[in-house]
RNA sequence: CAAUAUGCCUUAAAUGUAAGGGCUGCAUGGCAGAAAUGUUAUGUGAAAACUAUGUGAACUCGGUGAAACUCUUAGCAAGUAAAGUUGAAGACAAUACCGAACCAAGCAAGAAUAUUAAUAUUCUUGAAGGUGUAACGACUAGUCGAAAGACGUACAUCCAAGCGGAUGGAAGCGCAUAGCAACUAAACAGGUAAAGCUGAAGUUGAAGAGAUAGUCUGCUCUGUAUAGAAAUAUGCAG
Numbered sequence: 001c002a003a004u005a006u007g008c009c010u011u012a013a014a015u016g017u018a019a020g021g022g023c024u025g026c027a028u029g030g031c032a033g034a035a036a037u038g039u040u041a042u043g044u045g046a047a048a049a050c051u052a053u054g055u056g057a058a059c060u061c062g063g064u065g066a067a068a069c070u071c072u073u074a075g076c077a078a079g080u081a082a083a084g085u086u087g088a089a090g091a092c093a094a095u096a097c098c099g100a101a102c103c104a105a106g107c108a109a110g111a112a113u114a115u116u117a118a119u120a121u122u123c124u125u126g127a128a129g130g131u132g133u134a135a136c137g138a139c140u141a142g143u144c145g146a147a148a149g150a151c152g153u154a155c156a157u158c159c160a161a162g163c164g165g166a167u168g169g170a171a172g173c174g175c176a177u178a179g180c181a182a183c184u185a186a187a188c189a190g191g192u193a194a195a196g197c198u199g200a201a202g203u204u205g206a207a208g209a210g211a212u213a214g215u216c217u218g219c220u221c222u223g224u225a226u227a228g229a230a231a232u233a234u235g236c237a238g
Stems, first nucleotide, its partner, number of pairs: 007023005024045009050179007060100006070091004076087003101131003107126008135217001137216005142151003155168005180205005188199003221238007
């Protein structure tokens, strides 16, 4: 700048203004706070979610839950002209968590070494956080650009004895540090005629991420075995 719009994400890989779950703006009430604001309940939907740098390790073994107007219907209760149609039950599963163990940078405490000092390095412990928690899983986490996009890096697959070639081709996120923007004013230090006016302080800047992106693999599909009424689950082969 343009386009779109029943807030955004997800169950949901046909669609999805309804249903389930999560997140968020606004309004009102409760609670905490001096306040900004946080939290919780209800209602509603044109308001928005910043930047840089550092780290990327563990990635294991177990366990408890889970919605729907999603899928299934043998038995039970109801119901029909018929019908999973209703209760109910089973399944899938968005996902809510726990125990043990383990883990990068940073933080706190302690110890050792170097050293005039202050600091640096190493080690141990701890809190937070992470792994566990992807569709079973494996590896990787680029450059330019405001963006659209371009290059064609990591990585993956295929070909090749090798050199090499072909194809695809990379929104992150968590934590830590620093900054930026918006907001607050009780206490502290200063300051004024008055004043957040200054320092320090506090608050906000989503969730989607139970794998986000990329490649592979798997699943879906075919055959088959077992369990089941079925949905489906587990395994083997393709």